[in-house]
RNA sequence: GCCUGCUUGGCUUAGUUGGUAAAGCACUUCACUCGUAAUGAAGAGAGCGCCAGUUCGAUUCUGGCAGCAGGCUCCA
Numbered sequence: 001g002c003c004u005g006c007u008u009g010g011c012u013u014a015g016u017u018g019g020u021a022a023a024g025c026a027c028u029u030c031a032c033u034c035g036u037a038a039u040g041a042a043g044a045g046a047g048c049g050c051c052a053g054u055u056c057g058a059u060u061c062u063g064g065c066a067g068c069a070g071g072c073u074c075c076a
Stems, first nucleotide, its partner, number of pairs: 001072007010025004019056001027043005049065005
C1' cells in the first nucleotide's frame, strides 16, 4: 500500500422486505429482612464510530475518513 470483517446504553450482545432500537449483567428507587445478600416490582440511561449522498424517511443502502481484528504484497 491492497483486501476482508467489525464499530449499537457503563459492560457483553441482538436487531433484513429502510418507518427514529431490544435483551442480559451492572446502576437507581421501592417491597421483603433485625440488617446484608438473595428474590420480586418499577425506573433512568444509547438515536446506532465520524462526515457526506440517495430517500418522504437511514442503525439498515452508497461513498469517504477514523479506530480495532485478520490476511496479502513490497522494502529492510
This is a predicted structure of a 76-nucleotide RNA (transfer RNA) from a Spirochaetia bacterium. It was read from a public genome assembly. Its Rfam family is "tRNA".